This is a predicted structure of a 485-nucleotide part of an RNA (small-subunit ribosomal RNA, 5' domain) from an uncultured prokaryote. The full RNA is in RNAcentral, with records from ENA. It matches the Rfam family "Bacterial small subunit ribosomal RNA".
Context: one part of a larger RNA
RNA sequence: GAACGAACGCUGGCGGCAGGCCUAACACAUGCAAGUCGAACGCUCUCUUGGUCUUCGGAUCCUGGGGAACUGGCGCACGGGUGAGUAACGCGUGGGAACAUACCCUUUGGUGGGGGAUAACGGUUGGAAACGACCGCUAAUACCGCAUAAUCCCUUCGGGGCAAAGAUUUAUCGCCAUUGGAUUGGCCCGCGUUAGAUUAGCUAGUUGGUGAGGUAAUGGCUCACCAAGGCUUCGAUCUAUAGCUGGUCUGAGAGGAUGAUCAGCCACACUGGGACUGAGACACGGCCCAGACUCCUACGGGAGGCAGCAGUGGGGAAUAUUGGACAAUGGGCGCAAGCCUGAUCCAGCCAUGCCGCGUGAGUGAAGAAGGCCUUAGGGUUGUAAAACUCUUUCACCGGUGAAGAUAAUGACGGUAGCCGGAGAAGAAGCCCCGGCUAACUCCGUGCCAGCAGCCGCGGUAAUACGGAGGGGGCGAGCGUUGUUC
Numbered sequence: 001g002a003a004c005g006a007a008c009g010c011u012g013g014c015g016g017c018a019g020g021c022c023u024a025a026c027a028c029a030u031g032c033a034a035g036u037c038g039a040a041c042g043c044u045c046u047c048u049u050g051g052u053c054u055u056c057g058g059a060u061c062c063u064g065g066g067g068a069a070c071u072g073g074c075g076c077a078c079g080g081g082u083g084a085g086u087a088a089c090g091c092g093u094g095g096g097a098a099c100a101u102a103c104c105c106u107u108u109g110g111u112g113g114g115g116g117a118u119a120a121c122g123g124u125u126g127g128a129a130a131c132g133a134c135c136g137c138u139a140a141u142a143c144c145g146c147a148u149a150a151u152c153c154c155u156u157c158g159g160g161g162c163a164a165a166g167a168u169u170u171a172u173c174g175c176c177a178u179u180g181g182a183u184u185g186g187c188c189c190g191c192g193u194u195a196g197a198u199u200a201g202c203u204a205g206u207u208g209g210u211g212a213g214g215u216a217a218u219g220g221c222u223c224a225c226c227a228a229g230g231c232u233u234c235g236a237u238c239u240a241u242a243g244c245u246g247g248u249c250u251g252a253g254a255g256g257a258u259g260a261u262c263a264g265c266c267a268c269a270c271u272g273g274g275a276c277u278g279a280g281a282c283a284c285g286g287c288c289c290a291g292a293c294u295c296c297u298a299c300g301g302g303a304g305g306c307a308g309c310a311g312u313g314g315g316g317a318a319u320a321u322u323g324g325a326c327a328a329u330g331g332g333c334g335c336a337a338g339c340c341u342g343a344u345c346c347a348g349c350c351a352u353g354c355c356g357c358g359u360g361a362g363u364g365a366a367g368a369a370g371g372c373c374u375u376a377g378g379g380u381u382g383u384a385a386a387a388c389u390c391u392u393u394c395a396c397c398g399g400u401g402a403a404g405a406u407a408a409u410g411a412c413g414g415u416a417g418c419c420g421g422a423g424a425a426g427a428a429g430c431c432c433c434g435g436c437u438a439a440c441u442c443c444g445u446g447c448c449a450g451c452a453g454c455c456g457c458g459g460u461a462a463u464a465c466g467g468a469g470g471g472g473g474c475g476a477g478c479g480u481u482g483u484u485c
Base pairs, nucleotide, nucleotide: 001485002484003483004482006481007480008479009478010477013357014356015355016354017353018352019350020349021315026313027312028311030310031309032308035074036073037072040071044067045066046065047064050061051060052059053058081268082267083266090193091192092191093190094189095188096187099185100184104181105180108177109176110175111174112146114144115143121136122135123134124133125132126131152161153160154159166173167172168171194240195239196238201231202230203229206228207227208226209225210224211223212222213221243265244264245263246262247258248257249256250255270291271290272289273288274287293304294303295302296301321347323346324345325344329343330341331340332339333338360390361389362388363387370381371380372379373378394426396421397420398419399418400417404412429474430473431472432471433470434455435454436453440469441468442467443466444465450457451456
C1' cells in the first nucleotide's frame, strides 16, 4: 500500500447492487419447511337431480359435486442445512472394466383364464395416554397359483426357467417381457494433495494363491485350506492439524496466504450401532436397539431430536424478521383443473462492503462584527459570512403509473419511472499537524497530568501532554484493533 463474512470509538442525508453466527456439530418453546392422485379401489359423512313409500317427522334407491380416514400408486434418496469426522482413491486430473439405472426416448412382442385374503367399516373389549386385542363383512392397478414364452436368462447344448392390470369423458392413458439409447450412479488404477523423526520400525485377513460364499459388479469383501508374505529413511507406523476443488486475497511475476457468499464433489443429521422398504438410502423432518438429555403420566407406561425457514436461551468483540407470495423460475403428484413447495422470487433490519448522488450556485471588501495572534502599526479567519440574483438533484407533498406475463394470472407495489408543486429549504463529520509524514502559533501544565507505530516527548518559554485559534488529509464516513499478502 492492498484486502476483509470483520469488531470497537466518534459521526451519520439518499439510492443501487451485494453480504450478514467466523464462537457452542451448545440446548431448544411455537409456527411452517413433502406431498399428491377419486381417470387404481371399497366405504362413510354431507349437499344435491330424479324415482318409490310415507304416520308428512322421514325412510329407501339412483345420478352428480365436495370432504375425512383407510387400501393402492408415485414422490418422500431431489431440493434445503452444516463442516463434526476424514491426510483418504476423500478431492483434483487423466485413464480403465467386471456393473446398475425409477421416470424419458427407442425396438420387437404380449396383455388369456382363475383364486384366497385384508385395511377401512360394524360389534365386543383393554389402556390415563400413546396405542392396542378378539370376532365379523368387503374392493382393487394390493396379493397368489395356472396358461402362454423369445433375438430374454441358465445350460452338461439334450434341455430347463421367467410376466402382465386395468381405468375412463372411447379417445387415450396405462400394464408385462425385451432391444438399443440418454441420464445418473457404484467400482478400479497412474499422478498430485499440511506439519512433526523430541514418532523408526509397522502388519495375522496381515500379503499372495486355490476353492466357495456374497454383491448390480471386480476384489480378503467374507470364509475354508495352502504358502510366508506385504509396507518402510523416496519417511511406513504414530501424533497433531484440516472437508477438497473451481476459485478468493496479495504480488510485476514467481510465489505466499486462504477455501465466507456462488458452483462441483465428499461427509454428517442428538451420540453409537443395525438393517428394512425401494430403481436408488443403510434414509435430516422413516424404522429398530443402546446411551445421554428434555417432556407427559393415573407410576403401569409413553413422547421428542431446528447442522430446514423464522424465532428463543446460552456462548461471544460480533452477525437480521416468529414477514409476503407461489406472480416468475424450478421441483413432486395429477389426463387435467389444480394442490403442495421457508426451494425460489420478494419485502424487513444492519454504513457490513462496493458504486453513484447530495448537503447548493453566481455576484459580493466597509476586507463588517466576533475569535485568535501581535513588535499595538497591524496580521489572520476571509469571498468566508451578511446582502443581492438564481437553481431544485436527492428528500418532501399531489397526480399518473409500468416492464417483468402468454388469452388469463403480479407477491414485489401504487414500487421504478413520468408530470406538477413548495422552499436554500431537511442533510458533515472524523483523524492528524516533532521527524518518518502533508499540516504552527498562543495559553495551561511543570518527569506531574499525560502522549507514543518507531525514534522518543514532559523536570517553567513544550510546534510531541490538555485546550484554543489556524492549518493538513479523507469524506457519509473517519480513525483504532485484529488477520493475510